About this RNA:
The RNA shown here (Bacterial RNase P class A) has 346 nucleotides and comes from a Pseudomonadota bacterium. Its Rfam family is "Bacterial RNase P class A". The family's RNA type in Rfam is ribozyme. The coordinates come from a structure-prediction model, not an experiment, and the mean pLDDT is 79. It was read from a public genome assembly, where an Rfam model found it. Of the family's consensus pairs, 98% are formed in the model.

Order: sequence, then structure tokens, then C1' cells
RNA sequence: UAAGUCAGUCAGACGAUCGCUUUGCUAUUUAUAGUGGGGAGGAAAGUCCGGACUCCAUAGAGCAAAACGCCGGGUAACGCCCGGGCGCCGUGAGGCGAUGGACAGUAUCACAGAAAAUAUACCGCCGAUGUCUUUUUAAGGCAGGUAAGGUUGAAAUGGUGCGGUAAGAGCGCACCGCGCUGAUGGUAACAUCAGUGGCAGGAGAAACCCCGUUUGGAGCAAGAUCAAGCAGAAAUAACGUGGCUCGCGUGAUUAUUUCGGGUAGAUCGCAACAGGGUAUCGGUAACGGUGCUCGCAGAUGAAUGGUCGUCCUAUACAGAAUCCGGCUUACAGAUUGACUUACUCU
Repeated sequence: UAAGUCAGUCAGACGAUCGCUUUGCUAUUUAUAGUGGGGAGGAAAGUCCGGACUCCAUAGAGCAAAACGCCGGGUAACGCCCGGGCGCCGUGAGGCGAUGGACAGUAUCACAGAAAAUAUACCGCCGAUGUCUUUUUAAGGCAGGUAAGGUUGAAAUGGUGCGGUAAGAGCGCACCGCGCUGAUGGUAACAUCAGUGGCAGGAGAAACCCCGUUUGGAGCAAGAUCAAGCAGAAAUAACGUGGCUCGCGUGAUUAUUUCGGGUAGAUCGCAACAGGGUAUCGGUAACGGUGCUCGCAGAUGAAUGGUCGUCCUAUACAGAAUCCGGCUUACAGAUUGACUUACUCU
């Protein structure tokens, strides 16, 4: 200097003027005026996970169902985050992983190929042993032996090398691989080493399944209070917030279901909490403790907009509706730090 990897910050600012909305105080004609404070996001999106909160409700057990799935930690909790192991990708910084079990059982592996599991012989090699024929040195055939070489395929039944054999083959040996046993290190997942055994089909559970752990339901249109308004009739004996069973509770002055009529406005819930900032301590980190400090939207047909001027990178993706912790997706531009590689110079 160039190219990359990881982690952040901002998501326009300032001034003037007119307009919208919420809240505190004062006045007062009780909805107006004055004055002070505030007014969309990093994803507010998706509605995908986990909860807080409210009700069922006195609310338990089991089955089924669903989710997660290496080890350790964090958290209110999680399918999230951090660290580590193993595997794959990358020269590297780093990135990705639906990461338990295939000797409990069942499915599947098209086409091609001899053959894809109770495996197998198309082209081949041998014919030592036994046997037949001929031109009897030998050649040809049969019985028999073989899977080292070749074909097919994503994958062919351990791999490479040496020996051995009629030709071969873990048939034997060395190393690698695989199984079993032990030692060392580590909390563990695992790693390394040593011994021993010639030892065999693989893939596949994001297929069913097995094993382990976890899990009530419905949801702010939850729910609570005030106001308004009435017209009942019939059926059933049960009903009780996912399914089934047991238990428990209520039940004929009751409850449930069907048909039919009437009313429907206001307030609360509604933002001060697993809250933000900062300093320090502990921890590899996620995160936790302590001190100081701050209060940052609460609409309800739904509020934040228009104009001008200056700076200027901002012209993208895009608008809260009970709230919070995550994940995923979309995204113009500017900027900070650490690390990696290549080249050049000193």
C1' cells in the first nucleotide's frame, strides 16, 4: 500500500417559523389560555421460541402428543448466549455443523453392473491334484481352484508394501485402520501412549424407531369496575380452558345446549422495571456483585408534519398499540478498533 476476518458506533445535525400529541404547574368560561418536560426502530418487521402478567381454578396423577439432543457454564427462562471437544471448509485471521444410539427391530440405496446382503462370477488367472483327446518336448478340453487384475457405479467387502502360492487370497509379516484391555492428562466431552487379537460389508434415524431431559390451557379483543337494557321458548342431565383415563369440585331453586328479543358508553389495565448510563471488583467469556446517577411515547379511525437557511456521508430497509429476553429476514452511506495474508522500503 492492497485484499480480507471479527467486534462495535451512527441511521442525519443546528437555527427560525407555522402545525399535531402527551404530561406537570398556574389561571379559569371545565375545555380553553400561559409556561416547563417529553414524543417510533436497529430492526418497531416475521408472529418463530422463551417468559412476566391475567383468568380457568381447589388443580393432582398417568397415557398419548410435541420439542430438544457432544461436554461444561450463563440466564427469570429458552430451541438463546459463552467457552471447550470432535468433524468439515479456508494459506491464514476465521467460518459452518439437525453433533445421543445402526450388535433391539423394520424401511430405503434408482439406473448401470456378474453382484448392493442369507451377496456375487461378465471379461479373466491357474489347472499343482484327477481325467479325456491328439501330431505325446507339448497343446487343447473337462472336473476343480480363485477373486489379486479389468468393467459398472455415489459406494464393490479393509488399504499400501514385502513374502508365499499352480494361480491367488490376512494365507503370513511390517505399518496404517478396526475391536478389546490398561495407563496418563482433563470436571467432562475427549486426547495421547502401551499391550493384544488376523479381525469385516457400508450408507441411512432432517426415515419409523430406541434412549435421556423438558412441557396444563387460553390470551391485553386477557381481565376488573361503573353505566345502559330486557322476552322469552324448548331440549338434555350433566358440566368444569387442547385429546383420553383416573381422581377432585359444582349440579335439578342449578347447569349446559339450541332458537328468538334487547343494550353496548366510560374508566382502569397503560408503562418505574428480570429498566438505562457510568465507575469499579470477580470471571478466558457470556455474565454477575457493589457505588453513583437518570426517568427517555402511551395513541384508541389511531399523534411527531410543512417551509426556509447553514453544515453535510445519510436519497437505504422502513412506523409503537400489554411488556421484556432472544432468533430470523431486509438494509443506502459514513466511521472506529483488533487480527490475518501478499508486495515494497528501512